[in-house]
Molecule: transfer RNA
Organism: Terriglobia bacterium
RNA sequence: CCCGCGAUAGCUCAGUGGCAGAGCACCCGAUCGAUAAUCGGGCGACGUGGAUUCGAUUUCCUCUCGCGGGA
Numbered sequence: 001c002c003c004g005c006g007a008u009a010g011c012u013c014a015g016u017g018g019c020a021g022a023g024c025a026c027c028c029g030a031u032c033g034a035u036a037a038u039c040g041g042g043c044g045a046c047g048u049g050g051a052u053u054c055g056a057u058u059u060c061c062u063c064u065c066g067c068g069g070g071a
Base pairs, nucleotide, nucleotide: 001070002069003068004067005066006065007064010024011023012022013021018054026042027041028040029039030038047063049061050060051059
C1' cells in the first nucleotide's frame, strides 16, 4: 500500500428496510428468622460524517478503531 471481516446496553451476543432485544452485571421490591437461590419491576446501546428511501441497526460511500490475509 491492497483485500476481507468486525464495531449494537457496563460485559458477552441476537436483530437482512417499518417497535432495538436476550443473558449476565447494576438499582428497587417480594420471598426467607437471616444469607444464598428464586420471582417481579427498573436503568441502560446501534463507532463518525454523508448518500439512497416515505422510512436505515439493516443498503451504498468516506473516516476512525480492532482482527486476519497478501505484497